The RNA shown here (c-di-GMP-I riboswitch aptamer) has 86 nucleotides and comes from a Chloroflexota bacterium.
It was read from a public genome assembly, where an Rfam model found it.

Parts: sequence; C1' cells; structure tokens
RNA sequence: CUCCGAUAAUGGCAAACCCGGCGAAAGCCGGGGACGCAAAGUUACGGGCCUAAGGUCCAUUGGACGAUGGUCGCCGAAUCGCCGAA
Repeated sequence: CUCCGAUAAUGGCAAACCCGGCGAAAGCCGGGGACGCAAAGUUACGGGCCUAAGGUCCAUUGGACGAUGGUCGCCGAAUCGCCGAA
C1' cells in the first nucleotide's frame, strides 16, 4: 500500500413513528427518536422500483400511457475515508 472485517478501540450515521415545513404525488428538509449499518459517506452513471403534475390517447366525469420527478438504507459502478486482529 492492497485485500479483508474482529465479542478490539475511537467514534460516525440514523429506520419505523411523532411534530413543523416543502411538494400534485412519490418523496424530501429540520427537530425528537433508534430498526439497524464497516461505508446506511458522496455521485442518479447503468439497472430495478415508486409516483404521474403538465402532456397524449380513449372516454364522460373516469381510465390508459408516460419521467423531465424520486429512491444511494434496492443492486451494480465511480470516487473519498477511520482502525488494524486473524
């Protein structure tokens, strides 16, 4: 330095839920709170998944299509990083 990840050590992040706010929604932000996480740090690059406002089509009061929206705590990839047992 690389791989790897321990009943090691320092720490870190924060699910569900609640409150306030943004958004058409999915979801996101802040506070509380911890299910868990060795990258549960970052990036929407590839795939998957979620939503469907505007729009298009069919209809008559509804339905279908559809990301340019979202999800990195779905996976892969890229990139930065703490520690050092086997």

NCBI's taxonomy places the organism under Bacteria, Bacillati, Chloroflexota.
Rfam family: c-di-GMP-I riboswitch aptamer. Rfam's curators write: GEMM was predicted in a large-scale screen for bacterial structured RNA regulatory elements.